Predicted 3D model of a 72-nucleotide RNA (transfer RNA) from Alistipes communis.
The prediction has a mean pLDDT of 81.
Its Rfam family is "tRNA". The family's RNA type in Rfam is transfer RNA.
Taxonomically the source falls in Alistipes (Bacteria, Bacteroidota, Bacteroidia, Bacteroidales).
The sequence is in RNAcentral, with records from ENA.
[in-house]
Parts: sequence; C1' cells; structure tokens
RNA sequence: CCUCUUUAGCUCAGUUGGUAGAGCACGACACUCUUAAUGUUGGGGUCCAGGGUUCGAGCCCCUGAGGGGGGG
Repeated sequence: CCUCUUUAGCUCAGUUGGUAGAGCACGACACUCUUAAUGUUGGGGUCCAGGGUUCGAGCCCCUGAGGGGGGG
C1' cells in the first nucleotide's frame, strides 16, 4: 500500500434502504424417583466509533479503530 472482516455470551444470517433474526448457551415450565435427553416458552442488541446522504441507514458515502490475509 491492497483486500476481507466487525450484528445477542459464542458461531453466524440479514434480499431492492422500510425500525434486526437463527443455532448453541442461559432462565422458567412440562416430562422424569432424580439427572441427562426431549418439548414448550421467555429474557438478552444504541448492529466497532464518529460524521454525511435520505422521509427513513445493519445496508450507501467519508474519516478513524480492532482483527485476518496479501504485497513492497
């Protein structure tokens, strides 16, 4: 210098810009002599930071930060 990436505790989706989801984990309940397993249900997010565009930004633009890869 180039490129990819940053979204729930973890691993990751998120379409054409229209107010965010899954699995695992966690809590409660059911089942069970009990545990585990299984089923039902619930909680959990300023979407890395700041700014801009827009009626509206996780998504588009700019700057910066962290991480991975490549080059000199």